[in-house]
RNA sequence: CACUUUACCUCGGGGUGCCCAUCACGGCUGAGACGCAAAAGCGGACCCGUUGAACCUGAACCGGUCAACACCGGCGGAGGGAAGGUUUCGCUGUCCUUU
Repeated sequence: CACUUUACCUCGGGGUGCCCAUCACGGCUGAGACGCAAAAGCGGACCCGUUGAACCUGAACCGGUCAACACCGGCGGAGGGAAGGUUUCGCUGUCCUUU
C1' cells in the first nucleotide's frame, strides 16, 4: 500500500397504498401508509446506498387470486437507481528499509 473484518463520522436515495356510499376517531397489507403547511414545500419514523429487488421504468403489463389493495407466478438479474472519510482486525498478500 492492497485485500478482508469492525466501529464511528459526515452525507445521500426512496415510498407513503387499498377498503367500508362519505369520513377517521375504523379496518387491511407492509419495515414504513405519520405530522405541519393554502400551496410550493418542510420535518419525523422506517427501509436502502453499487456484493445496490430500497425504490423507479416498462405498467392502467400478462396469468392465478382478492370486494379492492395486498398476495403467488411471469416479465426478470430487463432497463435505471443513492458513498465518501476515518478507524480497527488478520498464521492475509505485495513492496521497501535495518540487523